[in-house]
RNA sequence: GGAGUCGGCCGGGCGAGCGGCCUCGGCGAAAGCCGGGGAGGAAAGUCCGGGCUCCACAGGGCAAGGCGCCAGGUAACGCCUGGGCGGCGCGAGCCGACGGAAAGUGCAACAGAGAGAGACCGCCGAUGGCCGGGCAUUCGCAAGGGUGACCGGCACAGGCAAGGGUGAAACGGUGCGGUAAGAGCGCACCGCGAGUCCGGCAACGGACCGGCACGGCAAACCCCACCGGGAGCAAGACCAAAUAGGGAGACGAUGCCGCGGCCCGCGGUGUCUCCGGGUAGGUCGCUUGAGCGUAUCGGUGACGAUGCGCCUAGAGGAAUGACUGUCCACGACAGGACCCGGCUUAUCGGCCGACUCCGCCA
Numbered sequence: 001g002g003a004g005u006c007g008g009c010c011g012g013g014c015g016a017g018c019g020g021c022c023u024c025g026g027c028g029a030a031a032g033c034c035g036g037g038g039a040g041g042a043a044a045g046u047c048c049g050g051g052c053u054c055c056a057c058a059g060g061g062c063a064a065g066g067c068g069c070c071a072g073g074u075a076a077c078g079c080c081u082g083g084g085c086g087g088c089g090c091g092a093g094c095c096g097a098c099g100g101a102a103a104g105u106g107c108a109a110c111a112g113a114g115a116g117a118g119a120c121c122g123c124c125g126a127u128g129g130c131c132g133g134g135c136a137u138u139c140g141c142a143a144g145g146g147u148g149a150c151c152g153g154c155a156c157a158g159g160c161a162a163g164g165g166u167g168a169a170a171c172g173g174u175g176c177g178g179u180a181a182g183a184g185c186g187c188a189c190c191g192c193g194a195g196u197c198c199g200g201c202a203a204c205g206g207a208c209c210g211g212c213a214c215g216g217c218a219a220a221c222c223c224c225a226c227c228g229g230g231a232g233c234a235a236g237a238c239c240a241a242a243u244a245g246g247g248a249g250a251c252g253a254u255g256c257c258g259c260g261g262c263c264c265g266c267g268g269u270g271u272c273u274c275c276g277g278g279u280a281g282g283u284c285g286c287u288u289g290a291g292c293g294u295a296u297c298g299g300u301g302a303c304g305a306u307g308c309g310c311c312u313a314g315a316g317g318a319a320u321g322a323c324u325g326u327c328c329a330c331g332a333c334a335g336g337a338c339c340c341g342g343c344u345u346a347u348c349g350g351c352c353g354a355c356u357c358c359g360c361c362a
Base pairs, nucleotide, nucleotide: 001358002357003356004355005354006353007352008351009350010349012327013326014325015324018321021038022037023036024035025034026033027032040333044344045343047342048341049340050339051338052232053231054230055229065227066226068224069083070082071081072080073079084098085096086095087094088093099223100222104221105220106217107216120164121163122160123159124158127157128156129154130153131152132151133150135148136147137146138145139144172190173189174188175187176186177185191212192210193209195208196207197206198205199204236284237283238282239281246275247274248273249272250271251270255269256268257267258266259265291310292309293308294307295306296305297304298303328331
C1' cells in the first nucleotide's frame, strides 16, 4: 500500500421568526404569561421470555404442545457467554433442529437379484456327482468288468460375494497375504466399538484393547431429559349522574282505572325515604425502572457486587411540526400507546478499535 474478518459508535450541525403542537411546575378571576421536558437503534414484525392485572386452581398423573451437544449467566428465555464436535475458509474467523437408530414399530418412489440379510451376469467347482484318457492292480479262456490314485472335461449338487450391473444409499474402506474361488480368513493403515485406563464438572479427547457383531431416516411414530393453568392495559381498580328497571319501608283509601252495564274474578295504579346493580362521564393503572451514567473490585467471558451521581415522552383520535437562512461528507430506514429482556427484519453514509492474508521498503 492492497484485500479482508470481528466488535463498538454516530444517524445532519448551528441560527431566526410562527401570538406552532403535547405535557409538567409556578403565577393569574380569566384570557394568558414565565420556566422545564418532548421518540428509535430499530419505537417495526408481534416471533420467544418475564413483570403487572383479573379469572381458575387440594395434590399427583395422562393427553396435546414446546425445547434438545456440555457447562455457566439471567427474573426468565427458543437469548447471551465459554467450551466440545462436525462443516467451510490459506488465515483472522464464519455456519450448525448437534439427545437416542444396540427399546419397539415403521419408511425408502423408480431401478435392481437384493433396501436387511440377497444372487441376475459372473468366479470357483477343492469335496461329492457325471463323461473321457492312459497307468497300476484284480476277476475272467476270451469279449469284457471291478478297484485305486492321476490327467483332462461338464457345470449337476454345492461353495463365493472379489468383479460387472441397479440405485441417493448395497452389508466396513484401501493394499498385501491367503484360497478351488473367495471372504476380517490373517496382517498394516483408516474407520467402528455396550471394553479398560488416563485427562476433563461435563460435552468430549488420548492411549491401549477388540476382527467388526451393530447400514440410513427420529424436520416418521416413538423413547429420554427439561419446560410450562388461561386471558391480556379494550388487563383491571375506584368515584358516579340524567332516564328507565329492581328491592325494602312509611303514608293514604276495602279506594281509583281496565276487561262495553252489574257481581265474582283477573290485571294495573300514587307520594316520600332508603338500599343495590349497570350506562354516560371522571380518576387511577401510567412510568423510579430486573433504570441510566461513572469509578473500583471479582470473573477468560456473558455477567455480578459496592460507592457516587442523574431523572429521561406518558397522550387518549393520538403532540414532538411546517417554512426558511447558512455550513458540510447533502442526510437512509423509520413514529412510542402498560413496561422490560431478547431475536428477526429495514437502513444513504461515516467514524473508532482489535486482528488476518498478500506485496514492497528499511
Bacterial RNase P class A from an Armatimonadota bacterium, 362 nucleotides, folded computationally. It is recorded under the gene name rnpB. Model confidence (mean pLDDT): 77 of 100. Rfam family: Bacterial RNase P class A. From the family's description: Ribonuclease P (RNase P) is a ubiquitous endoribonuclease, found in archaea, bacteria and eukarya as well as chloroplasts and mitochondria. The family's RNA type in Rfam is ribozyme. Lineage of the source: Bacteria > Bacillati > Armatimonadota. RNAcentral holds the sequence, with entries from ENA.